Predicted 3D model of a 73-nucleotide RNA (transfer RNA) from Trichonephila clavata. Its Rfam family is "tRNA". Gene Ontology term of the family: triplet codon-amino acid adaptor activity. By type it is a transfer RNA.

RNA sequence: GUCCCUGUAGAGCAAUGGAUAACGCGUUGGACUUGAAAUUCAAAGGUCGUGGGUUCGAAUUCCAUCGGGGAUG
Numbered sequence: 001g002u003c004c005c006u007g008u009a010g011a012g013c014a015a016u017g018g019a020u021a022a023c024g025c026g027u028u029g030g031a032c033u034u035g036a037a038a039u040u041c042a043a044a045g046g047u048c049g050u051g052g053g054u055u056c057g058a059a060u061u062c063c064a065u066c067g068g069g070g071a072u073g
Stems, first nucleotide, its partner, number of pairs: 001072007010025001012023001018056001027043005049065005
């Protein structure tokens, strides 16, 4: 240099072009307990790496670019 995979909440991990972005872990609060753990109920937390295009509509498609990993010379 070329090619492939990947980037989503504190960390992990989903999503058929139709939306309020799901889930468990963690965090916070309540219940329970003499107190804690466990259990249980609820809540907070996301510019979907960045910029642009396509589309009525984009996390999803296209182009460029940045970060991480791999293959090749």
The organism belongs to Trichonephila, within Eukaryota. The RNAcentral record of the sequence draws on ENA and Rfam. Model confidence (mean pLDDT): 82 of 100.